[in-house]
Molecule: FMN riboswitch aptamer (RFN element)
RNA sequence: GCUUGCCUUCGGGGCGGGGUGCAAUUCCCCACCGGCGGUGAUCGGCGACGGGCCCCGCGAUGACGACAUCCGAGCCCAUGCCGUCAGUCCGUGACCCGGCAUCCGGCAAUCGCGCUUUACGGCGCAGGGAUGACGGUGGACCCGGUGCAACUCCGGGACCGACAGUAACAGUCUGGAUGGGAGAAGGAAGCG
Numbered sequence: 001g002c003u004u005g006c007c008u009u010c011g012g013g014g015c016g017g018g019g020u021g022c023a024a025u026u027c028c029c030c031a032c033c034g035g036c037g038g039u040g041a042u043c044g045g046c047g048a049c050g051g052g053c054c055c056c057g058c059g060a061u062g063a064c065g066a067c068a069u070c071c072g073a074g075c076c077c078a079u080g081c082c083g084u085c086a087g088u089c090c091g092u093g094a095c096c097c098g099g100c101a102u103c104c105g106g107c108a109a110u111c112g113c114g115c116u117u118u119a120c121g122g123c124g125c126a127g128g129g130a131u132g133a134c135g136g137u138g139g140a141c142c143c144g145g146u147g148c149a150a151c152u153c154c155g156g157g158a159c160c161g162a163c164a165g166u167a168a169c170a171g172u173c174u175g176g177a178u179g180g181g182a183g184a185a186g187g188a189a190g191c192g
Stems, first nucleotide, its partner, number of pairs: 001191003006187005016030004031172002033161002035092004043083004050077004056072002059070004087159002096136003100132005112125005141157005163175003
């Protein structure tokens, strides 16, 4: 430095005020929030070599001053490095759906169908569940400015947000979820 597998840890924010009403954090007005990777003219920091310097000066030379020349540890630029920068761009995750594969179960003490057995029973199929890889579904942006270049920067105005539940319709409440997860960081091992 790289690699595949392994291990550990981490890995989502937001209803505050008012109105109506028997009832709303669910409706209406105002407010609030924005997963992960990429791209990114953002912003900040560091900065070798080099280049530049009006001002600055620890300083050198011109005897002193002004001034001039030089120099620099100062200032500016800077290949580059580090951090950071999109809810609406590209991709992706959670939720939901599908067939397939594997496993469980059915197949127990009462309930499906078929085959088999003298019988107890055995086997197969269907409905059901879990897991896995794969596939599908899956929301929303314009205008102006700058500029060679921006859907990313700056300014303005918009828009979007799974499923189930609920005394009334939910991005913000409750629940599946002490779950899953894109991924992030680290460790040990292996290889070069």